[in-house]
Context: one part of a larger RNA
């Protein structure tokens, strides 16, 4: 001085506990373990791995396996000698493809110049030198991350106390989300957090109207900002304002601050984000990069074909659909916001019962296009493993694409499994949140996405309270432990 205690006090947090929804039971998806395999490429491994790198494995990609090829190399720079119908293009033969052969066409740039003469250079072809290795080490490292944790806390100068190691300040008395602030005090100041300053949000005002508006006026339609016209209002963006305990009362030490009120779109950090101290976990990554140090260099490097990363007796993990009547099927009838479009988004017309095709307006987009669903109204099902659920398989087809057999997803009939709420246990989440609902995007030809990011749009219930689980601050105390 730390760490620890089933040691004490004080106090926090969806940490119990009130409460809602779920996993854990079933089917499927994805992952991961194990087994398998020629190979099923590596890498994450309690919290902090496991819909994680992967925001897109048929071929590539692809590190992996067979097989065929290849060697100065797929790709960089340098010299050394040598080709010239050279470089390049290249029917055709072989070949699964790479490869390998090869008829034929067939160039360039500088200097010199009587001569495409003669060097040089680009290229190619040989040798070196070297290229390459997603081969080993994350216990050799950088640099990124992730976790304790948005937890309040970690230090430092000079002073002072101590032989010293270290105290102190940072302890205490109040307060706060805060080492946030006030008061005290052998301390006085200081730095890195905290909170501000940033960005999205809510309320208004200003500046501006190719989007919005019958607000008002004409015009005009089966209906329509459809057209004149107009920036008032909606919005769209840029700038301002607007919250500070600023104002009243009450408590408190006359302090910091609480509490409750007023006005206010909004209070007491308004609600979200972005940001993560000093350090731990030899935490995690040599497989983004980049790097010491070892190793491989007719191969542990390159091409290529084809198969595997999709295997399956199980086993965990995560979700996605249900297991019904606050429900399923029909029919009709509404309302977002986010983002996105040129090899693209595609109205609209026809053609198919449908995926989808045909043709085609506009649209490099506040000017076109994509655009909800649950909702509401109305019918029927009548509690059945069922008009519930959709898993499996059958056949028929559609789209991408060189190619869907191993392996794509989508339509239409048919075919209808398990499963009537889920054992010990266990996760989320305190408000426009939980739960329901659908919408976009990125990646991407396609899509195994039920995933990931974002967007709306319906819209709850509790929380007495801090003994008890879990983690965490401060003080003390015990200690045979560093």
């Nucleotide at each position: 001085u730390g760490a620890c205690g089933g040691g004490g006090g004080c106090c926090c947090g969806c940490a119990c506990a009130a409460g809602c929804g779920g996993u854990g039971g079933a089917g499927c998806a994805u992952g991961u373990g194990g087994u398998u395999u020629a190979a099923u490429u590596c890498g994450a491994u309690g919290c902090a791995a496991a819909g994680c790198g992967a925001a897109g494995a048929a071929c590539c990609u692809u590190a992996c396996c067979a097989g065929g090829g290849u060697u100065u190399g797929a790709c960089a720079u340098g010299c050394u000698g040598g080709a010239a119908g050279u470089a390049c293009c290249g029917a055709c033969c072989u070949g699964a493809a790479a490869g390998g052969g090869a008829a034929g066409g067939g160039a360039c740039u500088c200097g010199u110049a009587a001569a495409g003469u003669c060097g040089a250079g680009a290229u190619c072809c040989u040798g070196c030198a070297c290229a390459g290795g997603u081969g080993g080490u994350g216990c050799a490292u950088g640099g990124c991350u992730g976790u304790c944790g948005u937890c309040a806390g970690c230090u430092c100068g000079u002073g002072c106390c101590g032989u010293g190691a270290g105290g102190u300040g940072u302890u205490g008395g109040g307060u706060u989300a805060a080492g946030u602030c006030c008061c005290g005090c052998a301390a006085c100041g200081a730095g890195c957090g905290c909170a501000a300053c940033c960005c999205c949000u809510g309320u208004u005002c200003c500046u501006a109207g190719u989007u919005g508006c019958c607000a008002g006026c004409g015009g005009g339609u089966c209906a329509a900002g459809c057209c004149g016209g107009g920036c008032a209002c909606u919005c769209u963006a840029g700038g301002g304002a607007g919250a500070c305990u600023g104002c009243c009362g009450g408590c408190g030490a006359c302090g910091a601050g609480c509490c409750g009120g007023a006005g206010g779109a909004a209070g007491g950090c308004g609600g979200g984000g972005a940001c993560g101290a000093c350090g731990u976990c030899a935490a995690g990554u040599c497989a983004u990069c980049a790097u010491g140090c070892c190793c491989c260099u007719u191969a542990u490097g390159c091409c290529c074909u084809g198969g595997g990363c999709u295997a399956c007796a199980c086993a965990c993990a995560u979700g996605c659909u249900a297991c019904a009547a606050u429900g399923g099927c029909c029919g009709g009838c509404a309302c977002a916001g986010u983002a996105g479009g040129c090899a693209g988004c595609g109205a609209c017309u026809c053609c198919g019962c449908g995926a989808g095709g045909a043709g085609a307006a506009g649209c490099g987009a506040a000017u076109c296009c994509c655009c909800a669903a649950a909702g509401c109204c109305g019918g029927u099902c009548u509690c059945a493993g069922u008009u519930c659920g959709g898993a499996u398989c059958g056949c028929a087809g559609g789209c991408u694409g060189c190619a869907a057999c191993u392996c794509g997803u989508c339509u239409g009939c048919g075919u209808g499994a398990a499963g009537c709420c889920g054992g010990a246990a266990u996760c989320g989440c305190u408000a426009g949140u939980a739960a329901a609902c659908g919408u976009c995007g990125g990646u991407c030809a396609g899509c195994c996405a039920c995933a990931c990011g974002a967007c709306g749009u319906u819209g709850a219930a509790u929380a007495c309270g801090u003994u008890c689980c879990c983690g965490g601050g401060c003080c003390u105390u015990g200690u045979a432990c560093a």
A computed fold for a 482-nucleotide part of an RNA from a soil metagenome, annotated as small-subunit ribosomal RNA, 3' major domain. The RNAcentral record of the full RNA draws on MGnify. Model confidence (mean pLDDT): 86 of 100.